[in-house]
RNA sequence: UGGGCUGGCCGGGCGACCGCGUCGCCGUCCUCACGGGCGGUGCCGAGGAAGGUCCGGGCUCCACAGGGCAAGGUGGUGGGUAACCCCCACCCGGGGCAACCCGCGGGACAGUGCCACAGAGAACAGACCGCCACUGCCGGCUUCGGCAGGCAGCGGUAAGGGUGAAACGGUGGAGUAAGAGCCCACCAGCGACCCGGGCAACCGGAUCGGCUCGGCAAACCCCACCUGGAGCAAGGUCAAGAAGUCCCGUGCCUGCACGGGACGCGCGCACGUUCGAGGGCUGCUCGCCCGAGUGCGCGGGUAGACCGCUGGAGACUGUCGGUAACGGCAGCCGUAGAUGGAUGGUCGCCCCCCGGCUCGCCGGGGACAGAACCCGGCCUACAGGCCAGCCCAUUCG
Numbered sequence: 001u002g003g004g005c006u007g008g009c010c011g012g013g014c015g016a017c018c019g020c021g022u023c024g025c026c027g028u029c030c031u032c033a034c035g036g037g038c039g040g041u042g043c044c045g046a047g048g049a050a051g052g053u054c055c056g057g058g059c060u061c062c063a064c065a066g067g068g069c070a071a072g073g074u075g076g077u078g079g080g081u082a083a084c085c086c087c088c089a090c091c092c093g094g095g096g097c098a099a100c101c102c103g104c105g106g107g108a109c110a111g112u113g114c115c116a117c118a119g120a121g122a123a124c125a126g127a128c129c130g131c132c133a134c135u136g137c138c139g140g141c142u143u144c145g146g147c148a149g150g151c152a153g154c155g156g157u158a159a160g161g162g163u164g165a166a167a168c169g170g171u172g173g174a175g176u177a178a179g180a181g182c183c184c185a186c187c188a189g190c191g192a193c194c195c196g197g198g199c200a201a202c203c204g205g206a207u208c209g210g211c212u213c214g215g216c217a218a219a220c221c222c223c224a225c226c227u228g229g230a231g232c233a234a235g236g237u238c239a240a241g242a243a244g245u246c247c248c249g250u251g252c253c254u255g256c257a258c259g260g261g262a263c264g265c266g267c268g269c270a271c272g273u274u275c276g277a278g279g280g281c282u283g284c285u286c287g288c289c290c291g292a293g294u295g296c297g298c299g300g301g302u303a304g305a306c307c308g309c310u311g312g313a314g315a316c317u318g319u320c321g322g323u324a325a326c327g328g329c330a331g332c333c334g335u336a337g338a339u340g341g342a343u344g345g346u347c348g349c350c351c352c353c354c355g356g357c358u359c360g361c362c363g364g365g366g367a368c369a370g371a372a373c374c375c376g377g378c379c380u381a382c383a384g385g386c387c388a389g390c391c392c393a394u395u396c397g
Stems, first nucleotide, its partner, number of pairs: 001393010012350007020045002023042008047368001051379002054377005059231004066286004071227005076090005091105001092103004106222002111220002113216003128161002130157003134153005140147002169187005188212001190209003194205004235307004244263009265299007278290004314333001316331006351366006
C1' cells in the first nucleotide's frame, strides 16, 4: 500500500419564528364540590432496530391444583442468566493459505423405510468385459518332446477393467490352475483391556484380536432432559341503564308523591337443586374440587370515566473477581405514557457524500424507519461516515 476477517459507534448539527403532547407552577373564569375552560411559564417528549411475532420471562386471571397417556420443544462438554431454541469458553467434524466461519453435534447392533438412473450387483448383494481348469471340435508351427490360438459346453474366481454420488478395507509380499485376509508385514477401521493429561466432551500412547460388520434419523422411530392454559382486547374500580321488587325518611287526600339506599333486564324451552344440571384442572382419561341455578333461542339497555400505564431481573461511571459471558461493591440519574392516538412547518448557517469546474463556485443527494404493559434474546432492513484489533500478499527502512 492492497485484499480479507472480527467487533464497536454515529447516522445530521446550530440558531430564529410559528405550532403540538403529558406533567409542575402562576394567574383568571365557571362550579356546592369533584372538576373543567382560557392565558403565561418551566422540565421532558419515538429506535438500533420501535419492524418480524420466532423464542423466554415479569405481571394478571382460571386456581388451593394430583396421576397416567398423548402432544410439543431441546440434543457434544463445562459455565452464565429470572429463563430460553439465547450468550461465553472449550471439544469434535467440515470449509478456508490464514485470521475466521459453519453445525437440528445422542442412537443405524430395537424395529420399519428410502438410496432415482446407470450398473452383473446398492446390504450380508453380485458376474457385463475379463482370468483360469476340464471336455469336444477346427486349423497353424515343430528340433516330433510339444507350443500357442479360435469356437462351443461345463465349472472356478471377484485380484484387473467398466457403471455409479457411493461397490462389502488399502499397499506390498507369499500362495494358487487362476484368484481371494486364504496367509503374512505395515496402515486404517471396529472391539477388548490398560497407562498418562483434562471437571468433562475428548486428546495422546501401548498390548491383543475375529480379520472388516454402507449412507440417510433436517425419514418414521428409540434414548435423555424440559413443558399447566389463556393473555393488557389480561384483569380491576366507579358511574349509567333496562322492566321492576324491597327498605328508610318526609309530606299527605291512608296509598299516593318526592328524595335516598340495596338487589337487579324481559319472555320462552330444556335440564337441575346432594339420587348433582353445569363448571374447573391443555387434548383424552382416572381421581379430586366448586356448585344452586345453568344451557339454548328471541328481544331490550349501556359501551362513559379511571386504574393497570411506567422506578425496572433499570441505565451510567468507577473498582474488584473471572480467559470470557457475566457477577459483587460503591457512587450517581430520574429522561414519552398517548388513547381517532403528541415531535411538525418555514428560513439561514454549517457538516457529510457524489458530479462538474475558470481551484471563485455551481448542481444534486443525505439511509432503514414511529412507542401503545414491560423486559432478555434471535432474525430481517439500513444511503453515507468513523474507530479498534487480527490475517494474507507486496514494497521500503
Predicted 3D model of a 397-nucleotide RNA (Bacterial RNase P class A) from Nocardioides sp. Model confidence (mean pLDDT): 77 of 100. Lineage of the source: Bacteria > Bacillati > Actinomycetes > Nocardioidaceae > Nocardioides. It matches the Rfam family "Bacterial RNase P class A". Rfam classes the family as a ribozyme.